[in-house]
RNA sequence: UCAUCAGGAGUAGCGGAGGGACUGGCCCUAUGAAACUACGGCAACCAUUCUUCAUGAAAACGGUGCCAAUUCCAGCGAGUGCAUACUCGGAAGAUGA
Repeated sequence: UCAUCAGGAGUAGCGGAGGGACUGGCCCUAUGAAACUACGGCAACCAUUCUUCAUGAAAACGGUGCCAAUUCCAGCGAGUGCAUACUCGGAAGAUGA
């Protein structure tokens, strides 16, 4: 810089109080947080195979990623509304190339 972020997928061991990026909210957590390990799973970005004018499709051995809640919600702006709020866009963040 570009693409995607409404779907999907967890058990055990170890560990012993935090975690969900940040701030606010709201949640998760001693019926055991984070980290680490093993095994399992999800997905299909890259790579692979087939195909095309563009593209699209398949598979899941490899390189990543992920496996509470929409990226948990909002943070800035616009629109609608008496209002709680709702919709759209952005910012920030995450992942891949």
Predicted 3D model of a 97-nucleotide RNA (SAM riboswitch aptamer (S box leader)) from uncultured Dialister sp. The coordinates come from a structure-prediction model, not an experiment, and the mean pLDDT is 87. The model forms 97% of the base pairs in the Rfam consensus. RNAcentral holds the sequence, with entries from MGnify.